[in-house]
RNA sequence: GAUACAGAGAUUGAAUAUACUCGUAUAGGUUUGGGAUAUGGCCCGAAUGUUUCUACCCGGAAGCCUUAACUUUCGGACUACGAGCAUGCAUGGAGCGAAU
Numbered sequence: 001g002a003u004a005c006a007g008a009g010a011u012u013g014a015a016u017a018u019a020c021u022c023g024u025a026u027a028g029g030u031u032u033g034g035g036a037u038a039u040g041g042c043c044c045g046a047a048u049g050u051u052u053c054u055a056c057c058c059g060g061a062a063g064c065c066u067u068a069a070c071u072u073u074c075g076g077a078c079u080a081c082g083a084g085c086a087u088g089c090a091u092g093g094a095g096c097g098a099a100u
Base pairs, nucleotide, nucleotide: 006100009096011094012093016088017087018086020084021083022082023081024080025079026055029048030047031046032045033044034043035042040065041064049056057076058075059074060073061072062071063070
């Protein structure tokens, strides 16, 4: 003299988990290919839909359907993001830094 670490002190102020509720998305929807089906009305794939990851079904009821294809309705979530309210965990994260 250089580098690393610590260092009084001053400055700044990073987060995080769960439950419940509300909101937004999406209507747990639509379109379509193949297959199945009356003790039945389902199985597989794809597209679209969301400032959006995931999911896109289950059960009941009514109607309807004679082998081809379902319709209406009721109830039930999950996921993403935001907010509220509780509980829990954490005084943490960032750089500066005298003497030594």

The RNA shown here (Purine riboswitch aptamer) has 100 nucleotides and comes from Paenibacillus arenilitoris. The RNAcentral record of the sequence draws on Rfam. Its mean pLDDT, the model's own confidence on a scale to 100, is 79. It matches the Rfam family "Purine riboswitch aptamer". From the family's description: Riboswitches are metabolite binding domains within certain messenger RNAs that serve as precision sensors for their corresponding targets.